[in-house]
Context: one part of a larger RNA
RNA sequence: AGCGCACGGGGAAUACCUUGGCACUGCGAGGCUAUGAAGGACGCGUCUGGCGGCGAUACGCCACGGGGAGCUGUCAAAGAAGCUUUGAUCCGUGGAUUUCCGAAUGGGGAAACCUAUCCAGAGUAAUGUUUGGACAUUUCCGGUGAAAGCCGGGAAAGCUAACCGAGUGAACUGAAACAUCUAAGUAACUCGAGGAAAAUAAAUCAAUCCGAGAUUCCCAGAGUAGUGGCGAGCGAAAUGGGAACAGCCUAAACCUUGAUAACUUGUUAUCGAGGGGUUGCGGGACCGCAAUGUGAGACCGAGAGAUCUAGCCAAACUCAGCUGGAAAGCUGGACCAUAGAAGGUGACAGUCCUGUCAGUUAAAGAUCUUUAGGCUCUAGCGGUAUCCCAAGUACUACGGGACACGAGAAAUCCCGUAGGAAUCCGGGAGGACCAUCUUCCAAGGCUAAAUACUACGCAGUGACCGAUAGUGAACGAGUACCGUGAGGGAAAGGUGAAAAGAACCCCGGGAGGGGAGUGAAAUAGAACUUGAAACCGUGUGCUU
Numbered sequence: 001a002g003c004g005c006a007c008g009g010g011g012a013a014u015a016c017c018u019u020g021g022c023a024c025u026g027c028g029a030g031g032c033u034a035u036g037a038a039g040g041a042c043g044c045g046u047c048u049g050g051c052g053g054c055g056a057u058a059c060g061c062c063a064c065g066g067g068g069a070g071c072u073g074u075c076a077a078a079g080a081a082g083c084u085u086u087g088a089u090c091c092g093u094g095g096a097u098u099u100c101c102g103a104a105u106g107g108g109g110a111a112a113c114c115u116a117u118c119c120a121g122a123g124u125a126a127u128g129u130u131u132g133g134a135c136a137u138u139u140c141c142g143g144u145g146a147a148a149g150c151c152g153g154g155a156a157a158g159c160u161a162a163c164c165g166a167g168u169g170a171a172c173u174g175a176a177a178c179a180u181c182u183a184a185g186u187a188a189c190u191c192g193a194g195g196a197a198a199a200u201a202a203a204u205c206a207a208u209c210c211g212a213g214a215u216u217c218c219c220a221g222a223g224u225a226g227u228g229g230c231g232a233g234c235g236a237a238a239u240g241g242g243a244a245c246a247g248c249c250u251a252a253a254c255c256u257u258g259a260u261a262a263c264u265u266g267u268u269a270u271c272g273a274g275g276g277g278u279u280g281c282g283g284g285a286c287c288g289c290a291a292u293g294u295g296a297g298a299c300c301g302a303g304a305g306a307u308c309u310a311g312c313c314a315a316a317c318u319c320a321g322c323u324g325g326a327a328a329g330c331u332g333g334a335c336c337a338u339a340g341a342a343g344g345u346g347a348c349a350g351u352c353c354u355g356u357c358a359g360u361u362a363a364a365g366a367u368c369u370u371u372a373g374g375c376u377c378u379a380g381c382g383g384u385a386u387c388c389c390a391a392g393u394a395c396u397a398c399g400g401g402a403c404a405c406g407a408g409a410a411a412u413c414c415c416g417u418a419g420g421a422a423u424c425c426g427g428g429a430g431g432a433c434c435a436u437c438u439u440c441c442a443a444g445g446c447u448a449a450a451u452a453c454u455a456c457g458c459a460g461u462g463a464c465c466g467a468u469a470g471u472g473a474a475c476g477a478g479u480a481c482c483g484u485g486a487g488g489g490a491a492a493g494g495u496g497a498a499a500a501g502a503a504c505c506c507c508g509g510g511a512g513g514g515g516a517g518u519g520a521a522a523u524a525g526a527a528c529u530u531g532a533a534a535c536c537g538u539g540u541g542c543u544u
Stems, first nucleotide, its partner, number of pairs: 001543009015529001016494002020465002022462007029454002031159002039101003042055003046079001049075003052059001061095006070083003106115003117134006137156008163194001164192005174181001178229001204212002216243005226234002247446003250390001254275010280424001282389004286383004295377003299374002303370007311360002317333001318349001319332004334351002336340001342354003395419008405431001426441005481488002501528001504515004
């Protein structure tokens, strides 16, 4: 030196564990904010650094309800001082307080700071000082005024995960290159709203003969018909089956009335209010007849009930023996069960603890359901052919966009420019266009449910993870640290059943170690469960 064997150091894998995550289900909630939010700064404790809580009334104040013996949050023990059966701590509901910044709003500002005016107090001889209140902007309504304006009363602003509507709108990519095309009306940005949003009550489909009857969502139709450098690709609808179902209000004609204006002084025009009226087997106005009751509601709602926001009750072995440090294990015996879910307890517990099953409960607040009652809405018959039935609209041309449909034979829908109708003997559609036929009534508005989503609360589930995994974060984590900044962004869990965390002695300056002691175990000793490999040793055997 090599190869073995034994024992170590080092190292942290692995195993086991779980305080934390991930995904989903059901129910709830779906907003907060000028009565100052979200988010922060600074403070508040006997000692107080962080976290959590709170706000100069500052680890808390008041009331009500629950609860019943201990308590003064946590890392984090001890001391000190206290509270508590006259019911504390703790839990729930309602209230009070709530510095400064922040939409931040008296003005300013380099956020958490500086500084003014007016009114009313406190204080002073007086000023300084101090407490409370008012004082930003935009906009709407009312009053007033010739007007600028002023006075009074409202609203908005800012934050928030996704879902939703609208506006603007890429590129990488695919086409095996690339330009039409695709990606994609996606990403991104902006505006706006709600608990959902949007859409919605046929100028819809269908069919050539019947028919259907708002919207939305799902399944099929169907990767079909189509579209497409007919490439890559894109890609319906009718219809059928389901979920859920709900329909309404205006404008106009006509009547009544108010104001203003014009003049021919009794009319016209405009604007406003009330009635009327709302339809496509056309409807209504108008004229005549009849009728006072029927049903409906998406509106309000005393009362009642249910649920939620604290809780309460809750069966049956602490039986014997054995092993063990410890019994819940094993052996034998007993019991409960509308409870043998789960967690804990010195190993694996239906009967030890917390619970679980079945029941039960609310002073206060919230939500829902339902009802008395209120409020709102609602209907007929006939006649005439005088009036009305949404206008720079429909439509056309040109230029674009959306429709599965790339200009195509291109209907339909929406914009821009130019032109520009008709009022029921009317008008639109049925994929160029025309006729016939069928069907519907545009140019005003509202509308629950079925559908989408989850920042948030409660309950639960998992052929999800188990500390290089699972969230970036199981731990003082969006922390430390990096960056001027936007932003980037870690590592880090485990003694033991219980600290019983090693008194005392020895070596040493200490660190560390040896005894002693605790413990089942100390090669469980805090650098603490297990403790692999690399790597480094000590002893010994063999070989050289």
RNAcentral holds the full RNA, with entries from ENA.
A computed fold for a 544-nucleotide part of an RNA from a Candidatus Margulisiibacteriota bacterium, annotated as large-subunit ribosomal RNA, domain I.
Model confidence (mean pLDDT): 86 of 100.
Rfam family: Bacterial large subunit ribosomal RNA. Rfam links the family to the GO terms ribosome and structural constituent of ribosome.
NCBI's taxonomy places the organism under Bacteria, Bacillati, Candidatus Margulisiibacteriota.